Model confidence (mean pLDDT): 84 of 100.
The RNA shown here (small-subunit ribosomal RNA) has 1487 nucleotides and comes from Candidatus Tokpelaia sp. JSC188.
It matches the Rfam family "Bacterial small subunit ribosomal RNA". Its family is annotated with ribosome and structural constituent of ribosome in the Gene Ontology.

């Protein structure tokens, strides 16, 4: 110099966000344990469980300098056992029991205290025994008896007595021991002191539990006696009735206390191993003896368990001392060695003892140090691994080259602890010298939390997991490997404590909605408390002394090579305790005051309370008229009332309950609650004044009253209304809702109950904080007499600060402070079970636990849904027109068949779809028959140079196989060669898949929807998810404009830009066209390009212009104008962000798993064409708006060479046979049909064509199974379609007919053409879908959500429960061991009296008495296991029965209550909004 120098958070609740709140995790520790691994040392530590049971050895002995005797020695001397003497109250275990003056801390006074010191004072004279021994006995033993003899520092008496006790002040009591070694010795005795150590006492502190609230008879106090060292009910008698408790007695449960240790910023909290200090114990209960000290762990006594000896007659034993041993456990050491130190006893003193100690030995059980090498070394080796096949990666790691030599091994030398001897440790520690890298590395982990990633294997299996999860075929998470991270002789795991956790909140929480304000008063104990002065010093503050043991923590030094770990001085020990100030503030005492809090006078409003009286309307019944068939009642009805006269109407009359309008976010009262009117009696508030008291206030656990509905007793009343109940009705059903009845009970006296969403979900009480506008009761002051302003008491809406998780509160706080009470601590189990208290009973209250889950919650978001609201839209509906469903058939499905009926699609958004055309092929299916590097590619080898094509044949069902005729005869080049091409043969690599998986994927498509909507940047607001812009007026097909706004602006949709149609122009005329001009059968030719037409480019339209109307907008309207078109002119293409785990692996590709003489490949046949049915899309039609005949006008788009085919001729025809022209604005397909005339007249027809037969075309290898078509012939249903449903708003529907893809051939189908060519729309109330604003949600897998209950099954803990069975306590009575006290002592006695005796004193067995300990018998409390049965309660991926709740959840919920019902759950009464929706009233906002 120094000694306080400190405080990290993360994962889980949701689609998201914020806050509450559990739960988990990250650190530190241990006397640990257990998995894998283990090289060395040095300090520590080492039965946490059976206070269980203990073999065996040891752990307290020593003194011959107190004393006789005995053996052994020639002695000297050594040794035994006894009598004395000290110590065997220490040292060492150990934690049962003890909630206690036991512990800790601090005092106190009425005591002893051996050894030790320091003073004083003696140390004398006597006696009479006994043990060892002898002897002679008992007994198995332990052990014991007689009888003799003996000695002391044993042991008695008597003298003495400065001090010492005791006294009634006179007197009384009371001592010793000696030894030999001869000295300054060692002992004795009595006495005053000290030191040590012990006993008692007090004041504080010391664990939970009120589901223990009362306890106590020597119990509390006193006076006598007794006892003790000593105080004292310690203990006896006698008086008195008292002591303890809510500031927690008493009982029950757990527990040794302290220093300390651990942990944490601290405050705490949890602990009492090892080391210290104190207490308790020593088989278990009880008792005393000695003794300075025990009620004695290794003394003694009984008594009880239990082991052990025994001749059964009796005895022995006591490891919670050190080793061990069994057992118990998850678990914890060796039956070593020394007395060398350090201590202890005993000794005069050598000495002796000493499991106290000091050392070893065993465990990695924990701190702490050391090492397992170092340098250098890329072909970046090999082998592992992964790989985009290139490469990475293990990695300078090895290897290899140069070195070192700590640890450990091997030899040697050798301490310190010893002050003069003595060294167990120990040949240690340390040095020295010697070889070789030699003998030395494992463990966890690797989704996030949390550092560290890949590959294989597994397939909701095996298994992990601490939370949150993971695993159902591409697992970073199970397993395994590489490879990486951490710690390292250790790592992980389990287990316990703090810790994080402010998650019990003193530091430092909180109750409107998330758990939490008693339903409201009074009021007791407590706790708080206005203003002035004095004292006082009790809290508080300051100084000073005592203590707070030592160790330990913490700081400086120092020694062990460093550290662990020792030493040394300090610092600290936040306490108590004791004294001296100070006196603001809090308390105490006292005095004084009026601002708090009352009284008194004046004066006001009131549905405050209680009782008794009155009114009138309305319900109902009952009497009596009038009157006639219906009434009631519902969504619709029925039960029910009525002709025996209902309803309806008039009067009259009973009765019981309840008070319209007034009436109001208005009164008024602590809440509950109060409502006609009128009296009594009565409580409380509010103004005004300041006369008066003179802090008399606040708040309130316990008490104690009041206290809705329901509901209970007893007794009245009962009109209306209504649980139960009955009928009627809806329903699947309907123990509901709707509907007709109707009982308790709603009423009233008394009495009980004591609950409520008893609510502002907000406890009283004081003070202080911006405002504005309502309204109820007062005062005042102006006053225009209408008001206005001010001020108090209440009562409401909006708002600033400030608060709040937000929502929202906000002078009536949910603000800021201060007092006081009451509650909360995660959800469920549960406001439940026991037990207590109250209750006539329902039941009220007070109240857990075991077991369970990771959430439960709040509030705000942003979607989704709604039997929630508003706005708009769409062929959605209406309002037309036509269908479908019925028939025949065409044609897809489905189902059934089948060897196979390939395969896919499934609501809308599959179902004339994939298939724009299944006789074969197609084809993927089946049943046979073949083929295996393959039908197709690449690569490597060998052979042939080719080979192709074509012709007949034979086997064969074909593929294939074997013949066979004719034609033809490989390229390049650097030329015996070589490349390149083909084709064969061979092996292997692979070839092949319409095999799985569209839920691994790409593409591509549906679909909501061509609906108008998705979104970003920046700013703003919002703790945030978000919002705002995109919401609001208006307007539009449109988020399409305009305008207003904390928005500004942008970006994909919308429109527009493309294409077609519709007008004009210009530019070009063959294959188009023809007005003029000529020709011709004919635009046929010549000519011309005006028109038409073609195909290229422009232009035209824009609400652009007028009137109106909107806001001067944006638009909207005009049967207004121009204009071909008029209001996005018409159609097309054109498809946002998504959403359906929609479709497709069978188009194509494509991961991955399968098949490889097969799940490939080739072929033939068959089948996708089946057929009781069911459903879709369709054709055709049931006629006259039509059928036949006939007739003969007008299109538009397309289409051809393996093709279309004219035109002639044949055939009824379908088509044939020839064949001209076209590679197409030139040839053809090609004829349009509806239309027009006639006819035929309402019938199953001259409608309808189904199905049939016969003859016949085409196409094709091929028409059976299975095409198309023609002709004659046949001539079905069908006579307009049930319930329901589709399409379509203008060149459209409807109706006609053409072309065209696929394709040899097949078209009612699809895709385009074109002709003719309507009707309707009033509107948005419904139905369907959409769009936007809004509300409400327990929904988010978003309503096909979510969820409740009982029943059935399983497993788990729990309540009750006849009864057992145990502990624990505890009242009453018996018994009564050892023991000590008392009485007695006839029985026996050596000291002392007595000269001796006789006998006494005095002791001693024995005996009796209270007291007791174990025993025991009956009761009673308490806990604790078992229990047949019997109650709820929790959990379980895919059980049953409804559907209660969440939306207005289909009958709002929901809380008390009562009834009833498989169950959720109904219904009655009151009561709340934590109910949507719509409409009124008030109140506020803006203007």
């Nucleotide at each position: 110099c120094a000694a306080u120098u400190u405080g990290a958070g993360a994962g889980u609740u949701u689609g998201a966000u914020c806050c509450u709140g559990g739960c988990u995790c990250a650190g530190a520790a241990c006397g640990a344990a257990c998995g894998c691994u283990g090289g060395c040392g040095g300090c520590a530590g080492g039965c946490u469980u059976a206070a269980c049971a203990c073999a065996u050895g040891c752990a307290a002995g020593u003194c011959g300098a107190g004393c006789g005797c005995g053996u052994a020695g020639u002695g000297a001397u050594a040794c035994g056992a006894g009598c004395g003497g000290c110590a065997g109250a220490c040292g060492g275990g150990u934690g049962a029991g003890u909630a206690a003056c036991g512990c800790g801390u601090g005092g106190g006074a009425a005591u002893c205290u051996a050894c030790c010191u320091a003073g004083a004072a003696c140390u004398a004279u006597g006696g009479g025994a006994u043990a060892a021994c002898a002897c002679a006995g008992a007994g198995a033993a332990a052990u014991u008896u007689g009888u003799g003899c003996u000695a002391a520092u044993a042991u008695c008496a008597u003298a003495u007595a400065c001090g010492c006790c005791c006294u009634u002040c006179g007197g009384g009591g009371g001592a010793a021991a000696g030894a030999u070694u001869u000295a300054u010795u060692c002992g004795g005795u009595u006495u005053u002191g000290g030191a040590u150590g012990a006993g008692c006492c007090c004041g504080c502190g010391u664990u939970g539990g009120a589901u223990u609230a009362g306890c106590u008879a020597g119990u509390u106090g006193g006076u006598a006696g007794g006892g003790u060292a000593a105080u004292g009910g310690c203990u006896u008698a006698c008086c008195a009735a008292g002591g303890c408790g809510a500031c927690g007695a008493u009982c029950c449960a757990u527990a040794g206390c302290u220093g300390g240790u651990c942990u944490g910023a601290g405050a705490g909290g949890a602990u009492g191993a090892u080391c210290a200090g104190c207490c308790a114990c020593a088989c278990u209960g009880g008792g005393a003896c000695u003794g300075a000290g025990a009620c004695a762990c290794g003394g003694c006594c009984c008594a009880g368990a239990c082991u052990c000896c025994u001749a059964c007659g009796g005895g022995a034993g006591g490891c919670a001392g050190c080793a061990g041993u069994g057992g118990g456990g998850a678990a914890u050491a060796u039956u070593g060695g020394a007395c060398a130190a350090u201590g202890g006893g005993c000794g005069c003193a050598a000495g002796c003892c000493u499991g106290a100690u000091c050392c070893a030995g065993c465990c990695a059980u924990g701190c702490c140090g050391c090492g397992u090498g170092a340098g250098u070394g890329a072909u970046g080796a090999a082998g592992g691994c992964c790989u985009u096949a290139g490469g990475g990666u293990u990695g300078u790691a090895a290897a290899g080259c140069u070195c070192u030599u700590u640890c450990g091994c091997c030899g040697g030398u050798a301490a310190a602890g010893a002050u003069a001897a003595u060294g167990a440790c120990g040949g240690u520690a340390a040095c020295c010298g010697g070889a070789g890298a030699a003998g030395a590395a494992g463990c966890c982990c690797c989704g996030g939390c949390u550092a560290a990633c890949u590959u294989c294997g597994u397939g909701c299996c095996a298994g992990c997991a601490g939370c949150c999860g993971c695993g159902g075929u591409a697992a970073u998470a199970c397993g395994a490997a590489g490879g990486g991270g951490g710690c390292u002789a250790g790592c992980g795991u389990u287990g316990u404590u703090c810790g994080g956790a402010u998650u019990u909140a003193c530091u430092g929480g909180g109750c409107g909605u998330a758990a939490a304000g008693c339903g409201c008063g009074c009021g007791u104990a407590g706790g708080c408390g206005g203003a002035u002065g004095u004292u006082u010093a009790a809290g508080u503050c300051a100084g000073a002394g005592g203590u707070g043991a030592a160790a330990u923590c913490c700081c400086a030094a120092g020694g062990c090579u460093c550290a662990a770990c020792c030493u040394u001085g300090g610092a600290a020990u936040u306490g108590c305790c004791u004294u001296u100030g100070a006196u603001a503030c809090u308390g105490g005492c006292c005095a004084u005051c009026u601002a708090g809090a009352g009284u008194g006078c004046a004066g006001a409003a009131g549905a405050g309370g209680u009782a008794a009286g009155u009114g009138g309307a309305a319900u109902u019944c009952c009497g009596a008229g009038u009157g006639u068939a219906g009434a009631g009642g519902u969504g619709a009805a029925a039960u029910u009332c009525g002709u025996a006269g209902a309803u309806a109407u008039u009067c009259g009359g009973a009765a019981g309950a309840a008070c319209a309008c007034c009436a109001g976010u208005g009164g008024c009262g602590a809440a509950g609650g109060c409502g006609g009117c009128u009296u009594a009696c009565u409580g409380g508030u509010c103004u005004g004044u300041u006369a008066c008291u003179g802090a008399c206030g606040c708040u309130g656990a316990g008490g104690u009253g009041c206290g809705a509905a329901a509901g209970c007793g007893u007794g009245g009343g009962g009109a209306g209304c209504a649980a139960a109940c009955a009928g009627g009705a809806u329903u699947a059903g309907a123990u509901a809702c709707c509907c007709u009845g109707g009982u308790a009970g709603u009423c009233c006296a008394c009495g009980c109950u004591g609950u409520a969403a008893a609510c502002g979900a907000u406890g009283g009480a004081a003070g202080c904080u911006a405002g504005c506008c309502g309204u109820u009761g007062g005062c005042a002051a102006g006053u225009u007499u209408g008001c206005u302003u001010g001020u108090c008491a209440g009562u409401g809406g909006c708002g600033c600060a400030g608060c709040u998780a937000a929502c929202g509160c906000a002078u009536u706080a949910a603000g800021c402070u201060u007092c006081c009470c009451g509650c909360c601590u995660g959800g469920g189990g549960a406001g439940u079970a026991c037990g207590g208290u109250c209750g006539c009973a329902a039941g009220a209250u007070u109240a857990a636990a075991a077991c369970u889950c990771a959430a439960a919650g709040g509030a705000a978001u942003u979607g989704a849904c709604g039997g929630g609201g508003g706005c708009c839209c769409g062929c959605a509906c209406a309002a037309g027109c036509g269908g479908u469903g019925g028939a025949g058939c065409a044609u897809g499905u489905g189902g059934u068949u089948u060897a196979a009926u390939u395969c896919g699609a499934a609501g809308c958004a599959a179902c004339g779809c994939g298939c724009a055309g299944a006789a074969c092929c197609u084809u993927a299916c089946c049943a046979g028959c073949c083929c295996u590097u393959g039908a197709c590619a690449u690569c490597u080898c060998g052979a042939u140079c080719g080979u192709g094509g074509u012709u007949a044949g034979u086997g064969g069902a074909g593929a294939c196989a074997c013949u066979u005729u004719c034609c033809u005869u490989c390229a390049g080049u650097u030329u015996u060669g070589c490349u390149g091409g083909a084709u064969c043969g061979a092996a292997g690599a692979c070839a092949g898949g319409u095999g799985c998986u569209g839920c691994a994927u790409g593409g591509c498509u549906g679909u909501c929807g061509u609906c108008a909507g998705c979104u970003c940047g920046u700013g703003u607001c919002g703790u945030g998810a978000g919002a705002u812009g995109u919401u609001g007026g208006g307007u539009u097909a449109a988020g399409u404009c305009c305008c207003g706004c904390a928005a500004c602006g942008a970006g994909c949709g919308c429109a527009a830009c493309c294409c077609u149609c519709g007008c004009c122009c210009u530019u070009a005329g063959u294959u188009g066209c023809c007005a003029u001009c000529a020709u011709u059968u004919a635009g046929u030719u010549g000519g011309g390009c005006a028109c038409u037409c073609u195909a290229a480019g422009g232009g035209g339209a824009c609400u652009g212009c007028c009137g109106g109307u909107g806001a001067u907008a944006a638009g909207c309207c005009g049967a207004g104008a121009g204009g071909a078109a008029g209001g996005u002119g018409a159609g097309g293409a054109u498809g946002a962000c998504g959403u359906c785990a929609a479709g497709u692996c069978c188009u194509c590709a494509u991961g991955g798993c399968c098949c490889u003489u097969a799940c490939g490949g080739g072929c033939u046949g068959g089948g996708c064409u089946a057929c009781a049915c069911a459903c879709g899309u369709g054709c055709u039609a049931c006629a006259a708006u039509g059928g036949u005949g006939g007739u003969g006008a007008c299109a538009a788009u397309g289409g051809g060479c393996a093709g279309c085919g004219a035109a002639a001729c044949c055939g009824u025809g379908a088509g044939g046979u020839u064949a001209a022209g076209c590679u197409a604005a030139u040839c053809u397909c090609u004829a349009a049909a509806a239309g027009c005339c006639a006819u035929c007249u309402c019938a199953g027809u001259u409608c309808g064509g189904a199905u049939u037969g016969c003859a016949c075309u085409c196409u094709g290898c091929a028409a059976c199974u299975c095409g198309a078509g023609u002709g004659c012939a046949u001539g079905a249903a069908g006579u307009u379609g049930g319930a329901a449903u589709c399409g379509c708003u203008a060149g459209u529907a409807a109706u006609c007919g053409u072309g065209g893809a696929u394709c040899a051939g097949c078209a009612u189908g699809c895709c385009a053409c074109g002709g003719u060519g309507a009707a309707u729309a009033c509107g948005u109330u419904c139905c369907c879908g959409g769009g936007c604003c809004u509300u409400g949600u327990a929904c988010a897998c978003a309503c096909c959500g979510c969820c409740c209950g009982u029943c059935a099954c399983a497993c788990c803990a729990u309540g009750g429960g006849a009864g057992u069975u145990g502990g624990c306590u505890u009242u009453a009575c018996c018994c009564g061991a050892a023991g000590g006290u008392g009485c007695u002592g006839u029985g026996c006695u050596a000291a002392c009296c007595g000269a001796u005796a006789a006998g006494g004193a005095g002791g001693c067995a024995g005996g009796c008495a209270a007291c007791c300990a174990c025993g025991g018998u009956a009761g009673g409390g308490u806990u604790a296991g078992c229990g047949a049965c019997u109650g709820g309660g929790g959990u379980g991926a895919a059980g049953u029965c409804g559907u209660a709740a969440c939306a207005a959840g289909g009958u709002a919920g929901c809380c008390g209550u009562a009834g009833g019902g498989g169950a959720a759950c109904c219904u009655g009464c009151g009561g709340c909004u934590g109910g949507a929706u719509c409409a009124c009233c008030u109140c506020c906002u803006u203007u």